[in-house]
A computed fold for a 544-nucleotide part of an RNA from an uncultured bacterium, annotated as small-subunit ribosomal RNA, 5' domain.
Context: one part of a larger RNA
RNA sequence: GACGAACGCUGGCGGCGUGCCUAAUACAUGCAAGUAGAACGCACAGUUUAUACCGUAGCUUGCUACACCAUAGACUGUGAGUUGCGAACGGGUGAGUAACGCGUAGGUAACCUGCCUGGUAGCGGGGAAUAACUAUUGGAAACGAUAGCUAAUACCGCAUAAUAUUAAUUAUUGCAUGAUAAUUAAUUGAAAGGUGCAAUUGCACCACUACCAGAUGGACCUGCGUUGUAUUAGCUAGUAGGUGAGGUAACGGCUCACCUAGGCGACGAUACAUAGCCGACCUGAGAGGGUGAUCGGCCACACUGGGACUGAGACACGGCCCAGACUCCUACGGGAGGCAGCAGUAGGGAAUCUUCGGCAAUGGACGAAAGUCUGACCGAGCAACGCCGCGUGAGUGAAGAAGGUUUUCGGAUCGUAAAGCUCUGUUGUAAGAGAAGAACGGGUGUGAGAGCGGAAAGUUCACACUGUGACGGUAUCUUACCAGAAAGGGACGGCUAACUACGUGCCAGCAGCCGCGGUAAUACGUAGGUCCCGAGCGUUGUCC
Numbered sequence: 001g002a003c004g005a006a007c008g009c010u011g012g013c014g015g016c017g018u019g020c021c022u023a024a025u026a027c028a029u030g031c032a033a034g035u036a037g038a039a040c041g042c043a044c045a046g047u048u049u050a051u052a053c054c055g056u057a058g059c060u061u062g063c064u065a066c067a068c069c070a071u072a073g074a075c076u077g078u079g080a081g082u083u084g085c086g087a088a089c090g091g092g093u094g095a096g097u098a099a100c101g102c103g104u105a106g107g108u109a110a111c112c113u114g115c116c117u118g119g120u121a122g123c124g125g126g127g128a129a130u131a132a133c134u135a136u137u138g139g140a141a142a143c144g145a146u147a148g149c150u151a152a153u154a155c156c157g158c159a160u161a162a163u164a165u166u167a168a169u170u171a172u173u174g175c176a177u178g179a180u181a182a183u184u185a186a187u188u189g190a191a192a193g194g195u196g197c198a199a200u201u202g203c204a205c206c207a208c209u210a211c212c213a214g215a216u217g218g219a220c221c222u223g224c225g226u227u228g229u230a231u232u233a234g235c236u237a238g239u240a241g242g243u244g245a246g247g248u249a250a251c252g253g254c255u256c257a258c259c260u261a262g263g264c265g266a267c268g269a270u271a272c273a274u275a276g277c278c279g280a281c282c283u284g285a286g287a288g289g290g291u292g293a294u295c296g297g298c299c300a301c302a303c304u305g306g307g308a309c310u311g312a313g314a315c316a317c318g319g320c321c322c323a324g325a326c327u328c329c330u331a332c333g334g335g336a337g338g339c340a341g342c343a344g345u346a347g348g349g350a351a352u353c354u355u356c357g358g359c360a361a362u363g364g365a366c367g368a369a370a371g372u373c374u375g376a377c378c379g380a381g382c383a384a385c386g387c388c389g390c391g392u393g394a395g396u397g398a399a400g401a402a403g404g405u406u407u408u409c410g411g412a413u414c415g416u417a418a419a420g421c422u423c424u425g426u427u428g429u430a431a432g433a434g435a436a437g438a439a440c441g442g443g444u445g446u447g448a449g450a451g452c453g454g455a456a457a458g459u460u461c462a463c464a465c466u467g468u469g470a471c472g473g474u475a476u477c478u479u480a481c482c483a484g485a486a487a488g489g490g491a492c493g494g495c496u497a498a499c500u501a502c503g504u505g506c507c508a509g510c511a512g513c514c515g516c517g518g519u520a521a522u523a524c525g526u527a528g529g530u531c532c533c534g535a536g537c538g539u540u541g542u543c544c
Base pairs, nucleotide, nucleotide: 001543002542003541005540006539007538008537009536012390013389014388015387016386017385018383019382020348025346026345027344029343030342031341034085035084036083039082040081042079043078044077045076046075047074048073049072050071051070055066056065057064058063059062092301093300094299101226102225103224104223105222106221107220108219111218112217116214117213118212119211120210121209122208124158126156127155133148134147135146136145137144138143164187165186166185167184168183169182170181171180172179173178193206194205195204196203197202227273228272229271234264235263236262239261240260241259242258243257244256245255246254276298277297278296279295280291281290282289283288303324304323305322306321307320326337327336328335329334354380356379357378358377362376363374364373365372366371393423394422395421396420403414404413405412406411428481429480430479431478432477433476437471442466443465444464445463446462447461448460451459452458488533489532490531491530492529493514494513495512499528500527501526502525503524509516510515
């Protein structure tokens, strides 16, 4: 000098940050991932239209009006279900890991990539189910079983076809396995979907299928760097290499069969201990040394161990299966759970916060959109934990007041300090006004004209109108009022700025080092004074 600090004494305000470093201990409760009706069929409720029977009234005696109920249709809302996308992001933690984990520089002629962008081509024709639902039924529950019915952008075949895939030939080319181009042969896909407009055809938008590129994200390989111990010297059988096969998005002992007997190591293998790595942060003139909180990048983990499924992407924190420990429910037959998400609880500890508000902004998921969801995030709350800023008044005022301390009894000092007088109102109190953060998107209307279209609608752009704030009646501003409500902590022998008196008497005690105290202690305790810092001041711990 620094700190994610703690402890002691003290404590007025604001801004911006930071806040379980220990038990990766166990967790009550609530929330943290949904969304789409413009993919689909149902159920319920409401509104409305049409029709029939019956009823009432009017009468023009077969018409009108009203009410109830039923059927059919349309619209709106809710609920569970099928389906699509998301749930692999975002958020947490640092247990493990000394490793291609990370950093840096390269490589992939050995690779994948949903959504997005550009381009090419297409979107034809069929089928069988199933959930929901209904009926019966098992179970305490969790959850099922059987029979029947039904839809789809769910599922399954068929047609179509290439610059896709596979194989062969030729040409060009590369450091090599090879790459590119041309030709031939074989193989492979889809939802006749949805909405708006139009009404015989179609148009637009959103979807869907195949392929080529791009972008983004990932995967793998390599050089170099990356803690301590030699009181760890030998280690290794899928081990090292080859051939072949399997597997993977892909190379590879990644796996397997056979063959060879190799491979690593004093340039430190192996073993043990410790540790997430980096940008950075602290210190230092630098070189270095230390650290890896907050913020950003990467990695690993999700009660412990193992495994795969789905998917573009996981071997998946709030998914599944198995085993284990623990907790809970039970009708004893069987079941349920995983805060290292946000709050919060217990425990541990010197020690670390609210079971708060809002989606207004930014971002994300879904949706054509409106919008819904979002403990990400934005805010508020608590804590002097840190940094920065402000205040606790300013001017004048000698009778040098009273009082305290001291004294050589003359005085000295606290001290212009106080009182008194004159001001100010930062802050505070009260009242009033009152934000920026809001830009979009959407809706309505008007207009424009490039493209498509017979037109309309739609897509695009411009203008006008219409709205949206958790924070918060907050910040800020104005007015009024009162010096009123706001100072302490440590030190004073030397290092080291700052001294006297009394008490104590090697006692009580102090102390970072030297050391002080045994009767005149500037070193202990108290008082006065002084010095330093100041809403803080000291002590302890750690690093330079």
The RNAcentral record of the full RNA draws on ENA, Greengenes and SILVA.
Its mean pLDDT, the model's own confidence on a scale to 100, is 81.
It matches the Rfam family "Bacterial small subunit ribosomal RNA".